A computed fold for a 74-nucleotide RNA from a Pirellulaceae bacterium, annotated as transfer RNA. The coordinates come from a structure-prediction model, not an experiment, and the mean pLDDT is 81. Taxonomically the source falls in Pirellulaceae (Bacteria, Planctomycetota, Planctomycetia, Pirellulales).
């Protein structure tokens, strides 16, 4: 050097044909339950959807270059 994947909450991940308010468990508080705690049960905090630009009435999603990892080849 060349080639394929990947990146979304703190932590694993969905996200369907571009469509209006981004989600799931798990963690995390807070209250209920309990003699107490583990389980449950109500409620909630938490997002630069990697960046930067383009295209569109709109972009997580599509185009382009970039940046981190991960793998294959040289």
């Nucleotide at each position: 050097g060349g080639g394929u994947g990947u990146a979304u909450a703190g932590c694993u991940c969905a996200g369907u044909u571009g469509g209006u308010u981004a989600g799931a468990g798990c963690g995390c508080g807070u209250c209920c339950c309990u003699g107490a705690u583990a389980a449950g049960g109500a409620c909630g905090a938490g997002g630069u959807c990697c960046c930067u630009a383009g295209u569109u009435c709109g972009a997580g999603u599509c185009u382009a270059g970039g940046u981190a990892c991960a793998c294959c080849c040289a």